[in-house]
RNA sequence: AACUUAUCAAGAAAGGCAGAGGGAAUUGGCCCAAUGAAGCCUUGGCAACCCAUGUUUAUUGCAUGAAGGUGCCAACUCCAUCCCAUAACAAUGGGAAAGAUAAGUC
Numbered sequence: 001a002a003c004u005u006a007u008c009a010a011g012a013a014a015g016g017c018a019g020a021g022g023g024a025a026u027u028g029g030c031c032c033a034a035u036g037a038a039g040c041c042u043u044g045g046c047a048a049c050c051c052a053u054g055u056u057u058a059u060u061g062c063a064u065g066a067a068g069g070u071g072c073c074a075a076c077u078c079c080a081u082c083c084c085a086u087a088a089c090a091a092u093g094g095g096a097a098a099g100a101u102a103a104g105u106c
Stems, first nucleotide, its partner, number of pairs: 002105007013043005021032003027080003044073003049069002051065005077098001082095005
């Protein structure tokens, strides 16, 4: 990198260095940012995928936990984009695609 499965409406920030961008990509919006973006470091936190313990005939179940491996800590995955439904506009809802994360396979 590819593939499979699961989840994506909740949750959780301070400091230092740095110095202009950032919110994955296309396009269109809308936001964040010199009251300091990205990135790096430290500390803290959230969550519970792997995990631990208990329970169950058993489990992909349930309960509790957080030592360890990841992940995450503006906005629904920021919103839309393609399809469908609500007659149409608008708006809302559902699905797909794409993406992210985890676990696994080759």
Predicted 3D model of a 106-nucleotide RNA (SAM riboswitch aptamer (S box leader)) from a Bacteroidota bacterium. It was read from a public genome assembly, where an Rfam model found it. NCBI's taxonomy places the organism under Bacteria, Pseudomonadati, Bacteroidota. The prediction has a mean pLDDT of 81.